RNA sequence: UUCUUAUCAAGAGAGAUGGAGGGACAGGCCCGGUGAAAUCUCGGCAACAGCUUUUUAAAAAGUAAUGUGCCAAAUCCUGCAAGUAGUUUCACUUGGAAGAUAAGAG
Numbered sequence: 001u002u003c004u005u006a007u008c009a010a011g012a013g014a015g016a017u018g019g020a021g022g023g024a025c026a027g028g029c030c031c032g033g034u035g036a037a038a039u040c041u042c043g044g045c046a047a048c049a050g051c052u053u054u055u056u057a058a059a060a061a062g063u064a065a066u067g068u069g070c071c072a073a074a075u076c077c078u079g080c081a082a083g084u085a086g087u088u089u090c091a092c093u094u095g096g097a098a099g100a101u102a103a104g105a106g
Stems, first nucleotide, its partner, number of pairs: 001106008013042005021031003025079004043071003048067002050063005075098001080095005
């Protein structure tokens, strides 16, 4: 970097350094000198892998020493297609695309 599978309306922040950006992209809408990004320390959430038990298996239940991940807003909303209502451009539903994370494979 690519592919496959699963999940994404729940949950969980303080301090130090830093000093203007950040929320993937575009539009919108937000967050930010009452301190953004980033780095570090400590803490927390969750339970993908891990571990334990049950089970023929699939799977289920439990656990949190370990490998990741995460700790504003539904993945913040929308993006493409179909449908419903409506009738001048807006609402809703379903599916998809894109993205994120984990595990596996190349």
Predicted 3D model of a 106-nucleotide RNA (SAM riboswitch aptamer (S box leader)) from Candidatus Kurthia intestinigallinarum. It matches the Rfam family "SAM riboswitch aptamer (S box leader)". The family is grouped with related families in Rfam's "SAM clan". The coordinates come from a structure-prediction model, not an experiment, and the mean pLDDT is 83.